A computed fold for a 329-nucleotide RNA from a Betaproteobacteria bacterium, annotated as Bacterial RNase P class A.
A source record names the gene rnpB.
The RNAcentral record of the sequence draws on ENA.
The prediction has a mean pLDDT of 78.
It matches the Rfam family "Bacterial RNase P class A". Rfam's curators write: Ribonuclease P (RNase P) is a ubiquitous endoribonuclease, found in archaea, bacteria and eukarya as well as chloroplasts and mitochondria. The family's RNA type in Rfam is ribozyme.
RNA sequence: GAAGCAAGCCAGACCGCCGCUGGUGCGAGCGUGGAAACACGGCACUGGAGGAAGGUCCGGACUGCGCAGGGCGGCGUAGCAGCUAACGGCUGUCCACCGUGAGGUGAGGAUCAGAGCAACAGAGACGAGCCGAUUCAGUUCGGGUGAAACGGGCAAUCUCUACGCGCAGCAAUACCAAGUAGGCACACGUUGACCUGGUCCCGGGGAGUGUGCGGGUAGGUAGCACCGAGCCGGUUGGGCGACCGCCGGCCCAGAGGAAUGGCGGUCACGGCCGGGUUCUCGCAAGAGGCCCGGCCGCACAGAAUCCGGCCUAUCGGCUUGCUUCACAC
Numbered sequence: 001g002a003a004g005c006a007a008g009c010c011a012g013a014c015c016g017c018c019g020c021u022g023g024u025g026c027g028a029g030c031g032u033g034g035a036a037a038c039a040c041g042g043c044a045c046u047g048g049a050g051g052a053a054g055g056u057c058c059g060g061a062c063u064g065c066g067c068a069g070g071g072c073g074g075c076g077u078a079g080c081a082g083c084u085a086a087c088g089g090c091u092g093u094c095c096a097c098c099g100u101g102a103g104g105u106g107a108g109g110a111u112c113a114g115a116g117c118a119a120c121a122g123a124g125a126c127g128a129g130c131c132g133a134u135u136c137a138g139u140u141c142g143g144g145u146g147a148a149a150c151g152g153g154c155a156a157u158c159u160c161u162a163c164g165c166g167c168a169g170c171a172a173u174a175c176c177a178a179g180u181a182g183g184c185a186c187a188c189g190u191u192g193a194c195c196u197g198g199u200c201c202c203g204g205g206g207a208g209u210g211u212g213c214g215g216g217u218a219g220g221u222a223g224c225a226c227c228g229a230g231c232c233g234g235u236u237g238g239g240c241g242a243c244c245g246c247c248g249g250c251c252c253a254g255a256g257g258a259a260u261g262g263c264g265g266u267c268a269c270g271g272c273c274g275g276g277u278u279c280u281c282g283c284a285a286g287a288g289g290c291c292c293g294g295c296c297g298c299a300c301a302g303a304a305u306c307c308g309g310c311c312u313a314u315c316g317g318c319u320u321g322c323u324u325c326a327c328a329c
Base pairs, nucleotide, nucleotide: 001325002324003323004322005321006320007319008318009317010316012267013266014265015264016263017262018261020048021047022046023045024044025043026042030041031040032039033038050300054311055310057309058308059307060306061305062169063168064167065166074165075164076163077162078161079093080092081091082090083089094108095106096105097104098103109160110159114158115157116154117153130143131142132141133140173222174221175220176219183213184212185211186210187209188208194205195204196203197202230250231249232248233247234246235245237244238243269297270296271295272294273293274292275291276290277289279288280287281286
């Protein structure tokens, strides 16, 4: 210098103006909407997308229902040892395969328990036999093929072994709670309750009327923005490592038709075009560098109960360690 391997990081920066949305404090205890539950309204300060927020594939937290114990069935996992709340994840290591190598990949238990399967070729493919020659005698020898010819293979076919798993999911679930919706109980009522015309007596209509109770729906609140499997930094603490411990600091989005945006300016980055150039290479044509100006671009994507993983998408750029090859000293 070229080509690679592994690990990690960034995902434009700043300023101004106009918005959207959450929290805290203060104030008022008032106004508006609503039957109510409850929501909104003032001022100040302040928070506001990601490495994947994505796919919803795996594991957990949480919630409701179920559950004496055991077995069968079903689903899943599979070298060995560990990490972890847990996992099908991660770490270390053995083995096999790929790579010159750094490294990468692996559903990697069992085929003397049983069953099933094997394309093409071949006479014959899982039952052992068949064909040719030979012998007293299935006695002996040979058999082009094919991955495999009688002794083996496949468990990513069933199966066996070991281990794990109750079912559903935040549209879970809990609480408050309307209706000229419906239910139950009691009382009165065709011997006229109840309504009505001017007040009992009268007239008309007339089969319901009144009181109480609890369950749900619409609607509202909580769950739900979390002191936590939390985040950041350090560690001459333990461990090869995943990880664990200790010390210090921090509080870090949260709606529910769903906020996190728009405009302008300056700078940075990338691409293209034009012009200039006293620089470099070159005989030249030209190429490169530098300077100026203009235009365009800045990926994938967008929280929805939360967390740990896996997988997938991603313009461009940066850092560290290592490998192979070539050259120079």

The model forms 89% of the base pairs in the Rfam consensus.